[in-house]
Predicted 3D model of a 1556-nucleotide RNA (small-subunit ribosomal RNA) from endosymbiont of Pachyrhynchus infernalis.

RNA sequence: AAAUAAGAGUUUGAUCAUGGCUCAGAUUGAACGCUGGCGGCAAGCUUAACACAUGCAAGUCGAGCGGUAAUGUAAUUUUUUUACAACGAGCGGCGAACGGGUGAGUAAUAUCUGGGAAUCUGCCUUAUAAAUAAGAAUAACUAUUGGAAACGAUAGCUAAUGCUUAAUAAUGUUAUUAAUUUAACCAAAGUAGGGGAUUUAAUUUUAGAAUUAAACCUUAUGUUAUAAGAUGAGCCCAGACGAGAUUAGCUAGUAGGUAGGGUAAUGGCUUACCUAGGCAAUGAUCUCUAGCUGGUCUGAGAGGAUGAUCAGCCACACUGGAACUGAGACACGGUCCAGACUCCUAAGGGAGGCAGCAGUGGGGAAUAUUGCACAAUGGGGGAAACCCUGAUGCAGCUAUGCCGCGUGUGUGAAGAAGGCCUUAGGGUUGUAAAACACUUUCAGUAAGGGAAGAAAUUAAUAUUACUAAUAAUAAUAUUAAGUGACAUUACCUACAAAAGAAGCACCGGCUAACUCCGUGCCAGCAGCCGCGGUAAUACGGGGGGUGCAAGCGUUAAUCGGAAUUAUUGGGCGUAAAGGGUGAGUAGGUGGUUUUAUAAGUCAAAUGUGAAAUCUCUAAGCUUAACUUAGAAACUGCAUUUGAAACUAUUUAACUAGAGUGCUAUAGAGGGGAGUAGAAUUCUAGGUGUAGCGGUGAAAUGCGUAGAUAUCUAGAGGAAUAUCAGUGGCGAAGGCGACUCCCUGGAUAGAUACUGACACUGAAUCACGAAAGCAUGGGUAGCAAACAGGAUUAGAUACCCUGGUAGUCCAUUGCUGUAAACUAUGUCGAUUUGAAGAUUGUAAUUAUUUAUAAUUUUCGUAGCUAACGUGUUAAAUCGACCGCCUGGGAAGUACGAUCGCAAGAUUAAAACUCAAAUGAAUUGACGGGGGCCCGCACAAGCGGUGGAGCAUGUGGUUUAAUUCGAUACAAAGCGAAAAACCUUACCUGCUCUUGACAUCCAAAGAAUAAAAUAGAAAUAUUUUAGUGUCUUUUAAAAAAAGAAGCUUUGAGACAGGUGCUGCAUGGCUGUCGUCAGCUCGUGUUGUGAAAUGUUGGGUUAAGUCCCGCAACGAGCGCAACCCUUAUUCUUUGUUGCCAUCGAGUAAUGUCGGGAACUCAAAGAAAACUGCCAGUGAUAAAUUGGAGGAAGGAGAGGACGACGUCAAGUCAUCAUGGCCCUUAUGAGCAGGGCUACACACGUGCUACAAUGAUAUAUACAAAGAGAAGCUAUUUCGUAAGAAUAAGCAAAUCUCAUAAAGUAUAUCUAAGUUCGGAUUGAAGUCUGCAACUCGACUUCAUGAAGCAGGAAUCGCUAGUAAUCGUGAAUCAGCAUGUCACGGUGAAUACGUUCUCGGGCCUUGUACACACCGCCCGUCACACCAUGGAAGUGAAUUGCAAAAGAAAUAAGAAAGUUUAACCUUUUAUAAGGGGAACUCUUAUUACCUUGUGAUCCAUAACUGGGGUGAAGUCGUAACAAGGUAACUGUAGGGGAACCUGUGGUUGGAUUACCUCCUUU
Repeated sequence: AAAUAAGAGUUUGAUCAUGGCUCAGAUUGAACGCUGGCGGCAAGCUUAACACAUGCAAGUCGAGCGGUAAUGUAAUUUUUUUACAACGAGCGGCGAACGGGUGAGUAAUAUCUGGGAAUCUGCCUUAUAAAUAAGAAUAACUAUUGGAAACGAUAGCUAAUGCUUAAUAAUGUUAUUAAUUUAACCAAAGUAGGGGAUUUAAUUUUAGAAUUAAACCUUAUGUUAUAAGAUGAGCCCAGACGAGAUUAGCUAGUAGGUAGGGUAAUGGCUUACCUAGGCAAUGAUCUCUAGCUGGUCUGAGAGGAUGAUCAGCCACACUGGAACUGAGACACGGUCCAGACUCCUAAGGGAGGCAGCAGUGGGGAAUAUUGCACAAUGGGGGAAACCCUGAUGCAGCUAUGCCGCGUGUGUGAAGAAGGCCUUAGGGUUGUAAAACACUUUCAGUAAGGGAAGAAAUUAAUAUUACUAAUAAUAAUAUUAAGUGACAUUACCUACAAAAGAAGCACCGGCUAACUCCGUGCCAGCAGCCGCGGUAAUACGGGGGGUGCAAGCGUUAAUCGGAAUUAUUGGGCGUAAAGGGUGAGUAGGUGGUUUUAUAAGUCAAAUGUGAAAUCUCUAAGCUUAACUUAGAAACUGCAUUUGAAACUAUUUAACUAGAGUGCUAUAGAGGGGAGUAGAAUUCUAGGUGUAGCGGUGAAAUGCGUAGAUAUCUAGAGGAAUAUCAGUGGCGAAGGCGACUCCCUGGAUAGAUACUGACACUGAAUCACGAAAGCAUGGGUAGCAAACAGGAUUAGAUACCCUGGUAGUCCAUUGCUGUAAACUAUGUCGAUUUGAAGAUUGUAAUUAUUUAUAAUUUUCGUAGCUAACGUGUUAAAUCGACCGCCUGGGAAGUACGAUCGCAAGAUUAAAACUCAAAUGAAUUGACGGGGGCCCGCACAAGCGGUGGAGCAUGUGGUUUAAUUCGAUACAAAGCGAAAAACCUUACCUGCUCUUGACAUCCAAAGAAUAAAAUAGAAAUAUUUUAGUGUCUUUUAAAAAAAGAAGCUUUGAGACAGGUGCUGCAUGGCUGUCGUCAGCUCGUGUUGUGAAAUGUUGGGUUAAGUCCCGCAACGAGCGCAACCCUUAUUCUUUGUUGCCAUCGAGUAAUGUCGGGAACUCAAAGAAAACUGCCAGUGAUAAAUUGGAGGAAGGAGAGGACGACGUCAAGUCAUCAUGGCCCUUAUGAGCAGGGCUACACACGUGCUACAAUGAUAUAUACAAAGAGAAGCUAUUUCGUAAGAAUAAGCAAAUCUCAUAAAGUAUAUCUAAGUUCGGAUUGAAGUCUGCAACUCGACUUCAUGAAGCAGGAAUCGCUAGUAAUCGUGAAUCAGCAUGUCACGGUGAAUACGUUCUCGGGCCUUGUACACACCGCCCGUCACACCAUGGAAGUGAAUUGCAAAAGAAAUAAGAAAGUUUAACCUUUUAUAAGGGGAACUCUUAUUACCUUGUGAUCCAUAACUGGGGUGAAGUCGUAACAAGGUAACUGUAGGGGAACCUGUGGUUGGAUUACCUCCUUU
């Protein structure tokens, strides 16, 4: 200076929290699917460090040497030779240790950063000095010779910058001296160019002389020694750099020293001796994994992941080992040995190493050409030219990535056609296309032109340097010649035509984008939630849309989001998480003042932090990617200097922390000994007699052999009532009679002392309920196991009777766990309060105050997800320890430690799910609680259930018994009427534009009647019949047209009681005429929600009153409506008749009347209005008066928000689907009426409160014309015939019956009861067989009051009696209505059922018909154990010992240089080589351990799986409260004992607290 931090989905009915899973982003050496125009720049075996055919990847130097096999040139000459240029092979030099590849090994001999001292360093640079004199060989070559080959052997010749000896010798090396003293020791190589004089040699020459070579001079280069530099390399130190403790001890050259040896050099590097050390909880050793870094990806950053390409370092080169050469290697394209593999072979023996570049096979999801060139850059050799270079530069292949460009541009509405959708109007695709005009980037035209990459080099000339020199050489300048793989290059120009160039994914939410068809829990989708079971925006296709674009999507992987390992930046009361408690080591942390230091800390400077990368600023390719330059940065490390507050160390002090002493106090603190009383049981004795005991009820058990009960005496064990208390003590576990002994801690007081001695606390140690284990005692009661009795479907339980371990003791041990809980670690400090309790102290005004410690409750702020906590914090700050990171698998397996055992401690993974969990909310539910209501129970009356019949249903049957309803809330229901019809069902016969609707065409009036065939539908034939309206016309006739109807024809269509009431409307039932259900605003709460609506009263009522953070309002309640009860007014026929009159056998019959009854219109009346009591002076309630009626007077209609996917597609309507010569339509017959049986609703009865007979009284409300029917006659009767009246207060149906009076019956299956059956009839109707009702006569079942169970009803009600109506031709025991007679009982709310309100618990929310646990059975999955089997790694101990190195020995074999001797082609010495010995040592082998992997008969548990079995353990008091440690038992959940916990409901009491 600049840049920079996002969330969402998913647990629930909803909420907040916790917590996991998932998504959106960026990235990649990627792969796969679909698609694909061009260019630039990059990248390209991540797997088998698997195996490799072929070619190439390291050579060069003749200016080091002897030379001449091949080649070229020249001369000679024709076959040789010579010279030159060059040069194969060889000797020699340099290089080959670079460059290139790979990442197997390696967790440190690596790497990174920073230091260090005891080192070497070819080529290169600088400096000094030197290069003298000799010698012996050897390859090539020649000859002979072995072998298939590879490769040799022998003899002989020869050179050097090869090798050897001698000399010289310091600033070198080793010693040494006081000394720059002294002594000893150590080197070498030449070659090339040029040259005048002189010298030497050789050759030529008659001689002068010439030529060549050398000496000599000179230039260049090389050589040797030394000193220094540079470069490179070796070594040492510190810090950093993975995982695992279910790896805790490791180590013998190990750690150090001394002395030899060794190395370039330090050093146990090595050897001998001495010492016994060294490393490790700050993680040694062991195991697993891994090349490290600059960097790369991601991220706001801190971090996390990673280590391709490029760069630095390391390691490796078929596997293992080893050394040689060299400056440098223990050497990728070198050597030796061993091993595996491959190849050649003449079988004797040999050869090889692509993790170089290409390439092949193989593996794999997957990764390229057996290319061109040394033109450039770089490297090796060379004096140089030049040669070599798969380094490198280029090209080829691949959308693998990044970047750029293009696939046209403008105009263009008839909004074309086509597609898709549609409410059928239209919309959309869409200016999109077509059409018109324009442009040509890119690609194309083997079109034309055409850079840069080139600098060097060689030659010539000039100058300078060197030199005796004009030569040679070098440098500089100029000129000339001349070098390009890429390359048909980049780039520019021309030509023609829109011409050649768009896909992929997605469209339910997250997440931008919607519709149609198909499919029908199928096919399929899915990242998470989830979609699909007939109307799928989620599957598949079409249309449309959205996103990105030569790519798009998927998969895999990393970071992010994830504050989900939290340093920045989390937590632990109840969600996962505080160790059972203490003592205490290491460690961490530490009071006040002062001195010094400067380790931490802070500041500055210096060095370093390679380059590249990243960032910024510029520049170069048309731009960008890319490249280049500069700056910044690299947050690090080291060194130096400084500061001194803080930490640390140090010095000297202090007293507030901590501790000690003194005096008191309280206490179930601990251990031991002794003692006591009450109770249970047992024993003995007395009294006494039939039961006791036990339970919900019983039984087992005890008891006449005398129990229980009661009295006396005794025995023994265990535990200590009352006091006793959210009282006391203790670290926790825990501790309870009394006395004594021993003993720990706490508190208070005033004061003295010590002087930080402190806090915490891994490891460790101690204590640690109950159960359990071992040994020995003891055993009264209780009591796992066990036995018996009950309960039960069962009852391995709950209940009962017994009862063993155990419970008790040990100055005997073990175990080590609990809901060991305050689910709250220990310590310190700070922070409003109130009220108690326990124990002290002080003061005193004495129902008191102050203070300290402990303890309980409520509460402020704050905190908390909430609940809650709240000076005893879960508040605020600090120190230290422990612990957590989704649920399950699992506190399990394996391993280890401990234990006598039981078991404890430590402690995973595979696999599986998208949740699991906490707190709170609203409901629902509870075999939870409280309050209240209801014919809910109770109190009553009458029924049902038993009989017969009627009717409906189920079932069965059937060709069909049409369909629906089917807990309450189906079942005398739809159906207020199934003989045909109805009718939907079955059989048969028929029709096919249809029985019914609209449209078109043709014909015909419509219509009526008859005959024939047929079961009828129907078919055929015949007869009668020509209408109405309009127009034309004077009129008629006639013609034309129209409406309606009929027939025929063609097709659109009709039709469907076919399916879906779980696609729907409408209607209905039910909770329930129950009193509830909500809203606005406000307030409270993070929120779901709450408040209001709760509370105190009251009511039939959320009715009203009061109170209240609520105030109001709506739908319900009530009222308004109808009927009914009383009265009044009006009117007075068809109703009425008191009074007056008339008349009759009799009757409101008549005149008349308007009083009464009644009718039907309108009014009145009832409101807790009045009085008294109760109550809060309220609401209201109790009683009373008056009144026809009294507290809603009685009855009805009226049914809140909603619930039951309740009922109905068959009333009707309707979406979708289905049928269309049939699932439509017509007809005949049959069926819906069947009948072993089961259920519901009724009728009639069983009789005397009755039946029968006779006589006789009193209603209401209805209906009537295809009707009600009087009257009269006939019939026993049903009824028939006849025939007035009445469309109704007039006439008719129409006698009401029970009742009353009298008589008979006399308790009987009857004079009860009437079924069934026979016979004969009546009526309706086309029709009475299946299948109607009624009548008469005869017949005369069952039934004598109904088991369990169950229904209705609270007053004009139940019960009982009859009457009417709808439907209807006929058919009523059903339904709906009407009146007559007319009761009983209600103490009351314990119980049953249902409902309402409040509260409580909940693991339920499809809401208890809920949820849910475990065994067993089946399928699949991963995993533990396991006799063993196989492989790998590794320790120890042996054996083994190739090559090599080192050391040694001297018996052997061999030997050019130097020395000696000398007989000199020899001998000896010396040294060397071989052999031999020893040491080290690879492969291979054996034995015995350890670790790990794979596999395994069998076996253990675990997980998952729409509808398996057994039970019902848990959630409500879950029906025995649950849970828990432990022990026993049991098919299973589980049960029981013992101790503990509340994370138990309910009720009462006690205690404490708060408010008034």
About this RNA: Its Rfam family is "Bacterial small subunit ribosomal RNA". The coordinates come from a structure-prediction model, not an experiment, and the mean pLDDT is 83. Taxonomically the source falls in Candidatus Nardonella (Bacteria, Pseudomonadati, Pseudomonadota, Gammaproteobacteria). The gene name in the source record is rrs.